Model confidence (mean pLDDT): 84 of 100. Small-subunit ribosomal RNA from an uncultured Clostridia bacterium, 1510 nucleotides, folded computationally.
RNA sequence: AGAGUUUGAUCCUGGCUCAGGAUGAACGCUGGCGGCGUGCCUAACACAUGCAAGUCGAACGGAGCUAUUUAGGAAACUUCCUUCGGGGAGCGGAAUCUUUAGCUUAGUGGCGGACGGGUGAGUAACGCGUGAGCAAUCUGCCUUUGGAUGGGGGAUAACAGCCGGAAACGGCUGCUAAUACCGCAUAAUGCAACGGGACCGCAUGGUUCUGCUGCCAAAGAUUUAUUGUCCAAAGAUGAGCUCGCGUCUGAUUAGCCAGUUGGCGGGGUAACGGCCCACCAAAGCGACGAUCAGUAGCCGGACUGAGAGGUUGAACGGCCACAUUGGGACUGAGACACGGCCCAGACUCCUACGGGAGGCAGCAGUGGGGGAUAUUGCACAAUGGGGGGAACCCUGAUGCAGCAACGCCGCGUGAGUGAAGAAGUAUUUCGGUAUGUAAAGCUCUAUCAGCAGGGAAGAAAAUGACGGUACCUGAGUAAGAAGCCCCGGCUAACUACGUGCCAGCAGCCGCGGUAAUACGUAGGGGGCAAGCGUUAUCCGGAUUUACUGGGUGUAAAGGGAGCGUAGACGGUCCUGCAAGCCAGAUGUGAAAGCCCGGGGCUCAACCCCGGGACUGCAUUUGGAACUGUAAGGCUAGAGUGUCGGAGAGGCAGGCGGAAUUCCUAGUGUAGCGGUGAAAUGCGUAGAUAUUAGGAGGAACACCAGUGGCGAAGGCGGCCUGCUGGGCUUUUACUGACGCUGAGGCUCGAAAGCGUGGGUAGCAAACAGGAUUAGAUACCCUGGUAGUCCACGCGGUAAACGAUGAUUACUAGGUGUGGGUGGACUGACCCCAUCCGUGCCGGAGUUAACACAAUAAGUAAUCCACCUGGGGAGUACGACCGCAAGGUUGAAACUCAAAGGAAUUGACGGGGGCCCGCACAAGCAGUGGAGUAUGUGGUUUAAUUCGAAGCAACGCGAAGAACCUUACCAGGUCUUGACAUCCCUUUGACCACCCUAGAGAUAGGGUUUCCCUUCGGGGCAGAGGUGACAGGUGGUGCAUGGUUGUCGUCAGCUCGUGUCGUGAGAUGUUGGGUUAAGUCCCGCAACGAGCGCAACCCUUACGGUUAGUUGAUACAGUAAGAUGAUCACUCUAGCCGGACUGCCGUUGACAAAACGGAGGAAGGUGGGGACGACGUCAAAUCAUCAUGCCCCUUAUGACCUGGGCUACACACGUACUACAAUGGCCAUUAACAGAGAGAAGCAAGAUCGCGAGAUGGAGCCAAACUCCAAAAAUGGUCCCAGUUCGGAUUGCAGGCUGCAACUCGCCUGCAUGAAGUUGGAAUUGCUAGUAAUCGCGGAUCAGCAUGCCGCGGUGAAUACGUUCCCGGGCCUUGUACACACCGCCCGUCACACCAUGAGAGCCGGUAAUACCCGAAGUCCGUAGCCUAACCGAAAGGGGGGCGCGGCCGAAGGUAGGACUGGUAAUUAGGGUGAAGUCGUAACAAGGUAGCCGUAUCGGAAGGUGCGGCUG
Repeated sequence: AGAGUUUGAUCCUGGCUCAGGAUGAACGCUGGCGGCGUGCCUAACACAUGCAAGUCGAACGGAGCUAUUUAGGAAACUUCCUUCGGGGAGCGGAAUCUUUAGCUUAGUGGCGGACGGGUGAGUAACGCGUGAGCAAUCUGCCUUUGGAUGGGGGAUAACAGCCGGAAACGGCUGCUAAUACCGCAUAAUGCAACGGGACCGCAUGGUUCUGCUGCCAAAGAUUUAUUGUCCAAAGAUGAGCUCGCGUCUGAUUAGCCAGUUGGCGGGGUAACGGCCCACCAAAGCGACGAUCAGUAGCCGGACUGAGAGGUUGAACGGCCACAUUGGGACUGAGACACGGCCCAGACUCCUACGGGAGGCAGCAGUGGGGGAUAUUGCACAAUGGGGGGAACCCUGAUGCAGCAACGCCGCGUGAGUGAAGAAGUAUUUCGGUAUGUAAAGCUCUAUCAGCAGGGAAGAAAAUGACGGUACCUGAGUAAGAAGCCCCGGCUAACUACGUGCCAGCAGCCGCGGUAAUACGUAGGGGGCAAGCGUUAUCCGGAUUUACUGGGUGUAAAGGGAGCGUAGACGGUCCUGCAAGCCAGAUGUGAAAGCCCGGGGCUCAACCCCGGGACUGCAUUUGGAACUGUAAGGCUAGAGUGUCGGAGAGGCAGGCGGAAUUCCUAGUGUAGCGGUGAAAUGCGUAGAUAUUAGGAGGAACACCAGUGGCGAAGGCGGCCUGCUGGGCUUUUACUGACGCUGAGGCUCGAAAGCGUGGGUAGCAAACAGGAUUAGAUACCCUGGUAGUCCACGCGGUAAACGAUGAUUACUAGGUGUGGGUGGACUGACCCCAUCCGUGCCGGAGUUAACACAAUAAGUAAUCCACCUGGGGAGUACGACCGCAAGGUUGAAACUCAAAGGAAUUGACGGGGGCCCGCACAAGCAGUGGAGUAUGUGGUUUAAUUCGAAGCAACGCGAAGAACCUUACCAGGUCUUGACAUCCCUUUGACCACCCUAGAGAUAGGGUUUCCCUUCGGGGCAGAGGUGACAGGUGGUGCAUGGUUGUCGUCAGCUCGUGUCGUGAGAUGUUGGGUUAAGUCCCGCAACGAGCGCAACCCUUACGGUUAGUUGAUACAGUAAGAUGAUCACUCUAGCCGGACUGCCGUUGACAAAACGGAGGAAGGUGGGGACGACGUCAAAUCAUCAUGCCCCUUAUGACCUGGGCUACACACGUACUACAAUGGCCAUUAACAGAGAGAAGCAAGAUCGCGAGAUGGAGCCAAACUCCAAAAAUGGUCCCAGUUCGGAUUGCAGGCUGCAACUCGCCUGCAUGAAGUUGGAAUUGCUAGUAAUCGCGGAUCAGCAUGCCGCGGUGAAUACGUUCCCGGGCCUUGUACACACCGCCCGUCACACCAUGAGAGCCGGUAAUACCCGAAGUCCGUAGCCUAACCGAAAGGGGGGCGCGGCCGAAGGUAGGACUGGUAAUUAGGGUGAAGUCGUAACAAGGUAGCCGUAUCGGAAGGUGCGGCUG
């Protein structure tokens, strides 16, 4: 950085798609290790269980425990005494209470639960970002400073007792403490009111000094070192409020708002404020987008990008909001409070049914949802937080570990050597090639993993969850460690097999219908790699929303036109200001991130340090060119005025003639009219025609002109009136007054609508007649709305120059309209200039076409509009309209194109030129009959196969009785009927004979090789094994070769040069000419090639050479027999001849044409062979060859018989006829050419009516044979189904052949069908031709009406190129390129899809009005209760409960609004292999098309009116 895709190809426009990067990802396949990160994007769904906020006994009273700490002294034991009951002493140390010390702690109290952690529902907002402000504020703990800490009081938890309750929990009575609570004292630099002074500011105002009055504090604890408490001030931190700027989409949301905007006075708050309240005023916001609706947490940043931008807001960090949903306050420095309280709702749980409990969007975890996201882990060791004086306690913050390739980074899966290029695999042209130094083998090494040993830092004295972790060392084995995707192009990488439009692939183009590099598999290759692909999303590419950086004549796109509001832009000079602008400074732009430089983990990712950047905002100091602004001037823009002149400019009124029609009258008679041709229609009741008069409406011939005027639409007889604009000249006046113009207003063809007139002609609709398959059309005859007028409405057109307006500049040439000036004696003419209107053309522009001073050039300003095609200018909504409808104007869905210009072809019921038996002019036919033959169809066991418009059909087939033969039936064979190789065996094979059989075949018999170095070999037969044979089986759409056709048409190309962005063009076109791209001339072309022509064969004339089998002027014969000769004919070799060469005319002095001479032949003399580049996937796999596929005891091979010969029918090609130009008979002397002949042609002769037979001369051919007919002459027939015609049939024969039944040919006799010249249609032929007559040959045993040849006789006609067909050249149009057998439109029918409407039905959202009204703040308060203070008391003050009031969530009711789902039915749209009806469009598309409108019609569409040329 680009690429693919519209076309036959090209350039452009334009969309779609791809290659890149990224991700909190998911899915598929696979998976070795480590480090660092990350991990519910969905249901702000519901949650079991555990933990996540406590701590302080150095605030307090208790309670409990411990300690022999103190007091105390029981039981037991011992001992003594004893009245035997017991008593004393000692030891012992229990209970209990007291003292002391320590520990634990429910409660009171303090601090903290407002931090930390989570989530993104709400929020379009001062919520966030950024920068300011608070003279309108608060701030616990912390720091600093100055002070204080005196003296009292009354309660209350805990606790005890009683009571209630299932529980949760509660009530009553009694006792008690404090750093809990409450007075008092003291008190200022505090607070408040009032007074005086100074200073300052930013409006209210602030600061400070001073006077007086009033008011307000406190708490202690202890280990005696401290610490706490109170007041005041300051700081720091944190918070609150205000403001400037910025912050998504929709106008199919345009008006919104009642505490709303402001004021005054109150209340409330830490504080300002309609924050709240009463009253007053009626304001406030909005196209610079209010309101409404939708969507959304915002940012630092992240991704992408060259950048500008676009997208995004996971993780980390800042802010905000929320904590089951909604409301509320309490406490507090701070909350309207995630793990607090109250109420209401939903849900879950417990219950004894009376009541209670709960809130994971904390960490784990569960269910659910989902394509999808982890452990109910360890530790407070570190960092930090809370409490505490501290020890310490708490901390799911945090540090770690676990799970997951989710991401980034790093490492490994070995290294060297190794050719017998192993084996295997794949492929193969069978030779090989590839995998591939790859493996094996040999020599090494040990990163990771594993084993063993050692073993940290992280911690500053102790303290380590991580963790025996990181790291180090050692031994030891190549062992344990590679996959995924792709390989048609884009895009790196190819072969085989399988499949056969199937299965499948596919990002786009597109692959797959039997040889698939595109499907599947394999081999090979390419890419990346512990990952690889796919999917999703974002940016990029996309300059495809264009600020950087696009466009609007024809591709999408200029508003139908003007006036003009807001806005935007704006001439010249001077001065000031400084908003924009420029420069400097300052503050800020958090950290992280980014960039640069260093550093630390072995490197990297990652982390740390420093610097930069953060393009911004604010303040400030300067500057004054430009923009702006203020003031003052100017006249070149603009306007006013003067003179002059042009004009279908507009409106109103009047007048005129021509024409059509009608009426009246006259003349006049049978038609008129109309068409391609007709008919409807009119006319003997007198039309048409013609003459005269009259009526009425509409339009104004000629002039008339790419002439004029107008903003556009538009405007055309003449006159008058009113009126708008432009131009020229002049330079008097104003002094920038200008340009553009969203909304707005006005005008706006035709059609149409309303009311009222009018109506001659024309004419939608309609009617009739034609045309037609139909004809709702084109054509004709009629004809109503309408067309006209007045007044309204409507507001659209191809309203077009498909080109918005204005200004300036940029070569020329030539017309035309209106002015002016100069020159000139001067009309003319000429020169200059202004305004308009055309053409040509240069630069420049453009994709090209084209535009080109009237720009589509170069610049400037403003407006409008475009962003793929279809859906669709449709739906819905809104506005306008009487209606028709107009304006505005989507989406779902669908396609990979749609499109512009130009190019080459092809085509045209386009044009021009030209040719051809193409037509015409002629002749003879075909189509009708019978027969032959081929084909279709049908039939059949089989009727083998192929050929299919011309260019299949007497074609392959130059010849099917068997064979052929490929088909069918039956009978047989399986290395085979045929080829090669190998083994065994025999000596033959062949031939002949016999038997069985339909035959193939089987059995038997006769006969019986060669060479030799004697080993054997050759040849042949038989048998065997496997390779193989064989196939007229398939594919002519896999092929070669061959052939047909356009077409013997004159074309088809190339090199170099030139032109064009290019496809391409030029040459090859043009003027002539030719049969011809034949030749000449001209020309940006010059040359060349394949074709044409010529060279070849034949024929026509002559010469020469040669005379046998040929010939005969001589001799001669029955006879060219014979001699002789080769003169002639003839034969066959070689030459000559014809070249527009000669003459004339025409032509351009050419090419050439025409005429003539000469000549056997004259303009290519006639005929043949010869077929350019190419077209038709033309024909042929059944001539042959051949790839691939298929069959292999059969799809091969052999045999017999049958079939290819069938027969209601249809078509092609021929033959014979229908007769007198003839048939028949006779005469006889007729007259060819070219061929063929040995398994042959066969003469003469004989026999037979004949076919033919017998027999056989001659001939391997200029020798012999096959071998003529029509014609000619004479006779007969006399126009008939015949003396025409010969089919069919019968009988009798002949020939060939193993064999004529199916199924041959011929002969004789007999029979004697159709047919009397052929409908529509159609074929051949232009001279030795058509027509007619016979002859020969190939094939072949036999079989021709076919085919290929040959000669005999021998015409008619061609004015000419209008038409039909085919072709060539030039040109034109094209929506065709498979190329008109093209393309293509609409209805209908069917299937599917999305959408609109729809009686309705069901939700959702946000408001509004009213009702009800919880908790609760606030206010009031007459009832009740009440410790501290006052009072001697009574009582008071204060407080609480209760009650009432305002507000108030949820709930209810109501009517609308917006939005979604669904619905019988219905409407159009889209897609679909094939369907039905027509043929609208593309060519003059067969009626030119299209636009607007109206109307009609199955449908495309038709018609009317006006417009456009695309």